The prediction has a mean pLDDT of 77. The RNA shown here (Bacterial RNase P class A) has 365 nucleotides and comes from a Dehalococcoidales bacterium. It matches the Rfam family "Bacterial RNase P class A". Rfam links the family to the GO terms dimeric ribonuclease P complex, tRNA processing and ribonuclease P activity. The RNAcentral record of the sequence draws on ENA. The organism belongs to Dehalococcoidales, within Bacteria. A source record names the gene rnpB.

This record gives sequence, C1' cells and structure tokens, in this order.
RNA sequence: CAAGUAGACCGGGUGACCGCCCGCCGAAGCUUUGCCUAGGCGGGAGGAAAGUCCGAGCUCCACCGGGCAGGAUGCUGGCUAACGGCCAGGAGGGGUGACCCUACGGAGAGUGCCACAGAAACACACCGCCCGCCGAAGCCUUGGCGUAGGCGGGCAAGGGUGAAAUGGUGAGGUAAGAGCUCACCAGCGGCCGGGUGACCGGUCGGCUGGGUAAACCCCAUCCGGAGCAAGACCAAAUAGAGGGACAUAAGGACGCCCGGCCUGUCCCCGGGUUGGUCGCUUGACUCUUCCGGUAACGGAAGAGCUAGAUAGAUGGUCACCGCCCUUUAGGGGCACAGAACUCGGCUUACAGGUUUACUUGACCU
Repeated sequence: CAAGUAGACCGGGUGACCGCCCGCCGAAGCUUUGCCUAGGCGGGAGGAAAGUCCGAGCUCCACCGGGCAGGAUGCUGGCUAACGGCCAGGAGGGGUGACCCUACGGAGAGUGCCACAGAAACACACCGCCCGCCGAAGCCUUGGCGUAGGCGGGCAAGGGUGAAAUGGUGAGGUAAGAGCUCACCAGCGGCCGGGUGACCGGUCGGCUGGGUAAACCCCAUCCGGAGCAAGACCAAAUAGAGGGACAUAAGGACGCCCGGCCUGUCCCCGGGUUGGUCGCUUGACUCUUCCGGUAACGGAAGAGCUAGAUAGAUGGUCACCGCCCUUUAGGGGCACAGAACUCGGCUUACAGGUUUACUUGACCU
C1' cells in the first nucleotide's frame, strides 16, 4: 500500500421567529383553600420504533388430579425471569488464514423409500478369471494334441452401470480368487488414561454389506387459553309479563376421556349505550466505578428519571455551516425510516462516514 475477517459508533449541526403535547410553578380573574388565563421552568420518536417470528411481565377466564391426543425443542456445559436466545467448548464441513456454517439424540424397536441405469440396491452374475471331462475344424500319425463349442465345479479380485454395490490402498498367497495372511487407514467392540461433560488419546481384537428420520416413528425435555381493541371503574340511556330445552340434564381456562369439586345452565327473538377516567410508564430500567468470571453475565457502591399521544403531539420557515453533483445559478440533493402496555431476543432495511483488533499478499528498512 492492497485485499479480507470479526466488532463498536455517528448518520446532519448551530441560531432566530412562529406553532403543538406532557409535567411543575403561577400574577390578574372566578362559583376560594380549589380552578386557571397571560407568563415562567423542565421534557418530548429508533438502532432498527419495522416484521409479529419466539419468550416473558401484566390482565381476565371457579378450580384440582390422572390419562390420551396435539405442538415445540434436540451435541455438552454455563448465563438468564424465560426462550427456539446468548457465551464457552466438542464433532463434522468450508477457507492459505483471521474466521464461518450445522434442522448436531436414535437406523441392532418397527414400517417405508433409494427413480433410471445395472446381473444385483436387505442382494438373482452381463462381460469375465480358474480347474476337470467331452470335443467338430485343424495338426501330428494308429493313437495323441486340441481351437470354436458343450457339461460340471470354484470365484466376486478385474471391467461395465450408478449418488451408493459384500470396508479402502499396497504386498504376499492361491488353480483362479477372497481379511485367506500382513502393513497402514476407516468403522465396530474390549481395556487403560484425561476431562463436570460432549468427547479425546493409547493399546488389543480380523469382528466388517449400506444410505435416508426438515420420511412415518422411537427416546429425552417442555407446553392452559385469550390478549391493552386484555381488563377495572364512572356517567348516561333503554323494553324485555318474550319464546324454547333440560334436572339420570346443562355449564364450569385449546380438543377428548375419567375422577373430585362448584353452580341453575344453554339456545333463539328484540331493545339501549358506542361518552369519560384509569390501565399509561419507577422498570427483570439507564449510566459510572470497583470486585468475581475466559466469556455471556453476576454482585456492591454512587448518580439519574429520559414521550405518554387518543383521528392521534414531538413540527414549519429563514440564515449560516458540513458532505455530494452540476448547466456556476438567491441551482439541485443529503440513508433506512416514525412510539401507541412494557421488556429480553431473533430476522429484515440502511446513502455516506469514523474507529478497534486480527489475517493474507507485495514493497522498503
């Protein structure tokens, strides 16, 4: 200097004028211990507020136990209120590397599938190799050799097919072959050692036909439902002599069954209200320092209060500055994008820029 990997941060600023919402103070005034005009002080949209994908806090639904069904997660250990999240490891894979990816339990519980090709895909030999017998043609000569071919036996090492075919490579051995034997390697199993563990290392054994579970399934762990338009309260208004079923019934927190327990339940027709207040922001909260921990994170001390709208506030105009473009003119442009109960995550979008650590290459010293 170039190319990369893993993170963090900013993402318009300043001033003036005018205009909104919330909290507090508040002359004058008023129906006076309260209300509140003018005015004053303080605050007012994000890293994703998006998606609504997970998990919770909170609210309501009498409730408890057992079983089935259904759903979710899936290597190990830790963190957390919890999670399908995060951190640290293990195994497999990718990359020269920094690093990255994994829907990562079980195929000897069972079932299913592996098209086409190929002899054959839970196992049937197409081309073949070897041995024995017979043996046209042919050759040699009285009896032999023996091609093609036929019959019997042995083989799965070579070739072909395929994503995958009786562990792989090499050597020996054999009639020809084969873990038949040996060396190295892979899988499987025994023993020993290390580690909390997933696993790793060593050694022995010739034991050796697959793959697939984001196929059904098995195993382990977990799981009520609905959701702030939840729900509570106030005010106002109205029309119910309405109809029906049931008491061995009906209803009682996603479905079904059983048991307990509680209660009058369910269906149809018709009418009124659609207003206001609360919920609504002090939190598993933020920041700083110290301690513990590899880390995620935890503990202690101190400081802080940072929107609460409700047809929905958080803005408009002007000037200067910053960056970019250009036809150089009072020129144009400046990312993704806006709270609606709150929080912890994940995923997606993002013009331009600042910065930390590490890797590789080239050059110089």